[in-house]
RNA sequence: UGGAGGCGGUGGGCGGCCGCGGGGCGCGCUCGUCGUGUCCCCGAGGAAAGUCCGGGCUCCCAGGGCCAGGGUGCUGGUUAACGGCCAGUCGAGGUGACUCGAAGGAAAGUGCAACAGAAAACAUACCGCCGCCGGGCGCGAGCGCGGCGGCAAGGGUGAAAUGGUGCGGUAAGAGCGCACCGCUCCGCCGGCGACGGCGGGGGCAUGGCAAACCCCACCCGGAGCAAGACCAAGUGGGAAUCGCGGGCGCGAGCCCGCCGGCGCGGCCCGUGCCGAUUCGAUUCCGAGUAGGUCGCUCGAGCCGGCCGGCAACGGCCGGCCCAGAUGAAUGACCGCCGCCCGCGCGAGGCAACGAAACGCGGGAACAGAACCCGGCUUAUAGCCGCCUCCAGCGG
Numbered sequence: 001u002g003g004a005g006g007c008g009g010u011g012g013g014c015g016g017c018c019g020c021g022g023g024g025c026g027c028g029c030u031c032g033u034c035g036u037g038u039c040c041c042c043g044a045g046g047a048a049a050g051u052c053c054g055g056g057c058u059c060c061c062a063g064g065g066c067c068a069g070g071g072u073g074c075u076g077g078u079u080a081a082c083g084g085c086c087a088g089u090c091g092a093g094g095u096g097a098c099u100c101g102a103a104g105g106a107a108a109g110u111g112c113a114a115c116a117g118a119a120a121a122c123a124u125a126c127c128g129c130c131g132c133c134g135g136g137c138g139c140g141a142g143c144g145c146g147g148c149g150g151c152a153a154g155g156g157u158g159a160a161a162u163g164g165u166g167c168g169g170u171a172a173g174a175g176c177g178c179a180c181c182g183c184u185c186c187g188c189c190g191g192c193g194a195c196g197g198c199g200g201g202g203g204c205a206u207g208g209c210a211a212a213c214c215c216c217a218c219c220c221g222g223a224g225c226a227a228g229a230c231c232a233a234g235u236g237g238g239a240a241u242c243g244c245g246g247g248c249g250c251g252a253g254c255c256c257g258c259c260g261g262c263g264c265g266g267c268c269c270g271u272g273c274c275g276a277u278u279c280g281a282u283u284c285c286g287a288g289u290a291g292g293u294c295g296c297u298c299g300a301g302c303c304g305g306c307c308g309g310c311a312a313c314g315g316c317c318g319g320c321c322c323a324g325a326u327g328a329a330u331g332a333c334c335g336c337c338g339c340c341c342g343c344g345c346g347a348g349g350c351a352a353c354g355a356a357a358c359g360c361g362g363g364a365a366c367a368g369a370a371c372c373c374g375g376c377u378u379a380u381a382g383c384c385g386c387c388u389c390c391a392g393c394g395g
Stems, first nucleotide, its partner, number of pairs: 001391010012337005018331001020043005025037004029032001045366001049377002052375005057224004069220005074088005089103001090101004104215002109213002111209002126155002128151007136143002163181006182204001183202008228294004237285006243258006259275006301320008339363006348353001
């Protein structure tokens, strides 16, 4: 200098003005779910998103165990918890920094393997190799045919073919024998552990798939802030007292009724007409709709410092208050500065090209709270910092 890998940050700044939501304070009245102010304070995000996982909180359910169902799955940590995160192990990829991994069990059982191939789990023999026998051809070396037997080295199929390479061995072959590698069993050493290292024994069993059923270990009640709690118009329901009307009774008193229909009026109230002999007022009760209040934002909180830890994370001290809307506020305009892009000017240069400053023009993503928090995933214009690897060049 070029390319690459990892970790982290930022997501414009300041000011003015108008408006909107919340809180405080003050004032006003009709005292409310109100109005108002030269006043003060606060007002979206790194993902507020997807709603995938985990927890807090609330209500319901709940003795324990078992079954069913769901989830997780190398080891050790971390945490309120997790399928997250951190540190490691093993495997795979990369020259490397580093990245990726559903990474328990296939000697409990069941099942599956298309096509190709002789054969896909009881192993098997298509081409082929070798021996013996028979007959045929050839002068002969030999050649091909049939039968019986041996083999699995070579060829061929497949994602996968019963350890691999080499030497010996053999009629040809074969862990048949040997060496190394692999596998497996045992021991010792290191590590909390996954696992690793070393040594020895065994010719080698037990092929693959569990993202097939299944087995093993561990975890898991249900619904969600429209959770849930409180206040409570109007209408409707119930009760009491009084009044009016009717009936019964000698009487005290008892019983029944106090409404229905059609218009106007948006509804209620009110009002007009019609129908029955008559045709109402007050108070209380619990449930509960509209509506309102609480839940609601101080919290596993944020910032800084120190300490422990490789880290995730934890502890201590100090400081701070940082949206709480509910048809749902967080918006618009202007000025200055910063950032990026293009053009002009332009030091320089033979030229291509073109630094800084200045001027002009343009651009700035993804998106947006709705009970709260920890994660994951996805979207994101551009900019910044740190560490590392590879290649080239120079010292």